[in-house]
Molecule: c-di-GMP-I-GGC riboswitch aptamer
Organism: Firmicutes bacterium UBA3570
RNA sequence: CCCGACAAAGGCAACCGUCACCGAAAGGGACGGGCGCAAAGCCACGGGUCUACGGCCGGAAAGGCUACGACAGCCGGGCUGCCGAAG
Numbered sequence: 001c002c003c004g005a006c007a008a009a010g011g012c013a014a015c016c017g018u019c020a021c022c023g024a025a026a027g028g029g030a031c032g033g034g035c036g037c038a039a040a041g042c043c044a045c046g047g048g049u050c051u052a053c054g055g056c057c058g059g060a061a062a063g064g065c066u067a068c069g070a071c072a073g074c075c076g077g078g079c080u081g082c083c084g085a086a087g
Stems, first nucleotide, its partner, number of pairs: 002087001003084002011037002016032004021028002035073001041079003045076003048071003054066004
């Protein structure tokens, strides 16, 4: 360094519930809880997915398109990092 143990010490927290929290929404935050996680720490760089306030198309309505918004617990990639059995 690879690797990851019915190891030790810790960490995170899906779904769900609550909120006189933020947001147009997607989504985020706090508290409880814990499905899981060895990077479930960080970065939207590539792909993907979600949303559409605004903008655009439309005479209008309906509808559609659009990321500069969001997701790192979708897949790659990059950066950083705790512990130490076996191999």